The RNA shown here (FMN riboswitch aptamer (RFN element)) has 147 nucleotides and comes from Acetobacter farinalis. Of the family's consensus pairs, 100% are formed in the model. Lineage of the source: Bacteria > Pseudomonadota > Alphaproteobacteria > Acetobacterales > Acetobacter. Rfam family: FMN riboswitch aptamer (RFN element). Gene Ontology term of the family: FMN binding.
RNA sequence: UGACGUUCUCAGGGCAGGGUGAAACUCCCUACCGGCGGUAAGUAACGGCGUUCCGUUGCAAGCCCGCGAGCGCCCGCUUCGGCGGGGUCAGCAGAUCCGGUGUGAUUCCGGAGCCGACGGUUAUAGUCCGGAUGAGAGAGAACGGUG
Numbered sequence: 001u002g003a004c005g006u007u008c009u010c011a012g013g014g015c016a017g018g019g020u021g022a023a024a025c026u027c028c029c030u031a032c033c034g035g036c037g038g039u040a041a042g043u044a045a046c047g048g049c050g051u052u053c054c055g056u057u058g059c060a061a062g063c064c065c066g067c068g069a070g071c072g073c074c075c076g077c078u079u080c081g082g083c084g085g086g087g088u089c090a091g092c093a094g095a096u097c098c099g100g101u102g103u104g105a106u107u108c109c110g111g112a113g114c115c116g117a118c119g120g121u122u123a124u125a126g127u128c129c130g131g132a133u134g135a136g137a138g139a140g141a142a143c144g145g146u147g
Base pairs, nucleotide, nucleotide: 001147002146004144005143006142007141008140009139010138017029018028019027031127032126033116034115035067036066037065038064042059043058044057045056046055047054048053062114063113070092071091073086074085075084076083077082096112097111098110099109100108118130119129120128
């Protein structure tokens, strides 16, 4: 320093204002939010000492490539309300264009758009309540051990 093992810790944000109505944080106008890994020409720090260049490290995409929770599905149990388990294939699992620069950008700059599981609810939910003090993509630390 790299692969590996064990343990521990951590690991999601958001309805402000107005309208209608008996009733809406659910509709309408307007507002707000953006998990994890990868990529990235941007950016910051440091170094080299270049004189506008090179190197290292960190950060940098909701809509590019993947992943995760959830639903469905399958299996088991059931007091028929649900509960537990599974994750090989297959289903749902969202959404971006235009202009600019450039050898190169769906990532930079400018502009305009778009998207958001399931169940519940005096009224239709990305933002409220619930499963969830859960699970988890993964991140970090310590120890072990091998080359």